[in-house]
RNA sequence: ACCCGAAAAGGCAAACCGAUCGCAAGGUCGGGGCGCAAAGCCAUGGGACUCUCCGGCAGGAGAGUUCGCCAGGCUGCCGAAG
Numbered sequence: 001a002c003c004c005g006a007a008a009a010g011g012c013a014a015a016c017c018g019a020u021c022g023c024a025a026g027g028u029c030g031g032g033g034c035g036c037a038a039a040g041c042c043a044u045g046g047g048a049c050u051c052u053c054c055g056g057c058a059g060g061a062g063a064g065u066u067c068g069c070c071a072g073g074c075u076g077c078c079g080a081a082g
Base pairs, nucleotide, nucleotide: 003082004079005078011036012035016031017030018029019028020027021026034068040074041073042072044071045070046069047066048065049064050063051062052061053060054059
C1' cells in the first nucleotide's frame, strides 16, 4: 500500500408522521431509525417505476424518477486478526 472487516470515535438514514414542491414516479426540510464500510458522488449500461403520445392487440417512442435494485466510473474515515 492492497485485500479484508474485529474494536472505537464519528457519519448516513428505510418504513412511518408533519410541512412543502411536483400531474405522477418522487424530491427537499424536520421528527423517526430498519438498516448501511462507501447507504459518499456520477443516470454511463441493465432493471424497476411515473407521465404523455403512437398502436386493434402485441408492442413502440419521448420526457422524467430511482445510485438504500445491480453493474461500471471517480473519491474516501478507522486499523485488530489474517
Predicted 3D model of an 82-nucleotide RNA (c-di-GMP-I-GGC riboswitch aptamer). The model forms 90% of the base pairs in the Rfam consensus. The sequence was found by an Rfam model in a public genome assembly. It matches the Rfam family "c-di-GMP-I-GGC riboswitch aptamer". Gene Ontology term of the family: cyclic-di-GMP binding. The prediction has a mean pLDDT of 88.